The RNA shown here (c-di-AMP riboswitch aptamer (ydaO/yuaA leader)) has 155 nucleotides and comes from a Verrucomicrobiota bacterium. The model forms 88% of the base pairs in the Rfam consensus.
RNA sequence: GUUCUUUGUCUGCUUAAUGGUUCCGCUCGCGCGGGGCCAGCGGGGAACCCAGGAAGUUUCCGGAAACGGAUUGGGGCGCACGAUGCCUGCGGCAUCGGGAACACUUAGUGGUUCCAGCCCGACAGCUAACCUCGUCAGCGCAACAUUAAGGGCAA
Repeated sequence: GUUCUUUGUCUGCUUAAUGGUUCCGCUCGCGCGGGGCCAGCGGGGAACCCAGGAAGUUUCCGGAAACGGAUUGGGGCGCACGAUGCCUGCGGCAUCGGGAACACUUAGUGGUUCCAGCCCGACAGCUAACCUCGUCAGCGCAACAUUAAGGGCAA
């Protein structure tokens, strides 16, 4: 140095939401707040081809129209949805199904918790060029149990 074996151990997690750099404001300072740039990461829009569709017209309010406003149609972010039944029907409830998280990783079984919120505005299949946006937030908890395989570290 390499290989094998044994024992012990794994602290940050969810998320795309991180790293670097620089400027401004406040502060004695530690720091706090805001902005720019680069990189990384993650979305949305948008041709041919392909797919889908063959119907012709598609909400409400104001307006002659242009256009403006609204959101029950439709669409997007996100795990945060689908079907059926009932009701006092833009909604609510129940049942079944589906989805997300649970602390080294993956898979199986059981279990626990959750299925919100926001946006566009009558409009969006896919999609090269191109255009554009975000880089928040929440968490000491079921941060559970068990089985199998694997990985890192230490001896």

Taxonomically the source falls in Verrucomicrobiota (Bacteria, Pseudomonadati).